A computed fold for a 96-nucleotide RNA from Firmicutes bacterium UBA2595, annotated as c-di-GMP-I riboswitch aptamer. Its Rfam family is "c-di-GMP-I riboswitch aptamer". Rfam describes the family as follows. GEMM was predicted in a large-scale screen for bacterial structured RNA regulatory elements. Its family is annotated with cyclic-di-GMP binding in the Gene Ontology. Of the family's consensus pairs, 94% are formed in the model. The sequence was found by an Rfam model in a public genome assembly.

RNA sequence: CUUAAUAAAAGGCUAACCUAUCGAAAGGUAGGGGCGCAAAACCAUGGGUCUGCAGCUGAUUGCCUGGACAAGCAGUAUGACUGCCAGGUUGCUUUG
Numbered sequence: 001c002u003u004a005a006u007a008a009a010a011g012g013c014u015a016a017c018c019u020a021u022c023g024a025a026a027g028g029u030a031g032g033g034g035c036g037c038a039a040a041a042c043c044a045u046g047g048g049u050c051u052g053c054a055g056c057u058g059a060u061u062g063c064c065u066g067g068a069c070a071a072g073c074a075g076u077a078u079g080a081c082u083g084c085c086a087g088g089u090u091g092c093u094u095u096g
Stems, first nucleotide, its partner, number of pairs: 003096003012037002017032006035083001041089003045086003048081003055076004060071003
């Protein structure tokens, strides 16, 4: 330096939940908390999942000569998760 593993030691992170806060929501942030984690450190590239304010698309209903308008419905990510999987980057101890 590379690679494999993780018993011990030193540490690290923090699930659910609670409080406050941001957000339309999914969810995020801070404090508490600790299910667990050898990368549960960082990125968000591929897959997957979640949400749907706005925008767009579609049909339906109401009014109507037609258009336009209004209402709800469905789909859609440019939003989110990454402790869902894979990938990339970096890293502690000891042993082989």